[in-house]
SAM riboswitch aptamer (S box leader) from Sphaerimonospora mesophila NBRC 14179 = JCM 3151, 141 nucleotides, folded computationally. NCBI's taxonomy places the organism under Bacteria, Bacillati, Streptosporangiaceae, Sphaerimonospora, Sphaerimonospora mesophila. Its mean pLDDT, the model's own confidence on a scale to 100, is 76.
RNA sequence: UGCUCAUCCAGAGGGGUGGAGGGACCGGCCCUGCGAAGCCCCGGCAACCCUCCCGCGACCGAACUCGUGCCCACGAGGCCCGGCCGGGACAGGUGCCAAUUCCGGGCUCGUGGCCAGGGUGGUCGCGAGCGAAGAUGAGGG
Numbered sequence: 001u002g003c004u005c006a007u008c009c010a011g012a013g014g015g016g017u018g019g020a021g022g023g024a025c026c027g028g029c030c031c032u033g034c035g036a037a038g039c040c041c042c043g044g045c046a047a048c049c050c051u052c053c054c055g056c057g058a059c060c061g062a063a064c065u066c067g068u069g070c071c072c073a074c075g076a077g078g079c080c081c082g083g084c085c086g087g088g089a090c091a092g093g094u095g096c097c098a099a100u101u102c103c104g105g106g107c108u109c110g111u112g113g114c115c116a117g118g119g120u121g122g123u124c125g126c127g128a129g130c131g132a133a134g135a136u137g138a139g140g141g
Stems, first nucleotide, its partner, number of pairs: 001141001003139006013042005021031003025105004043097003048093002051089005057084001059083003064077005101133001106130010
């Protein structure tokens, strides 16, 4: 840097330094000299990975058992085991600590206003769903 998968309406801030920006992009709307970003220290949240503990099953796999004469293969069963799943602990690796990812952006459906007009329109809102983009983690290239 691009790919795959999962998650994104919850949660959690003080100090120092710094000195004007920040909230990815665009539009909006916010935050900010009562001090932005960045950096440092301390603290916290969370539970993605790792580690540990508990539980369940109508799901998956395998050992094993039975059947098709044997191997293979297929089918059936299957205590225990592993995975998956649910819950808990939090030492470690990340992440995060204004606002739902701050809201919207594309499409579909529903609904309302306005405009136009004989022919399925245009435009502005509202609600829902899906997506795009982005972020974080894990995996593999």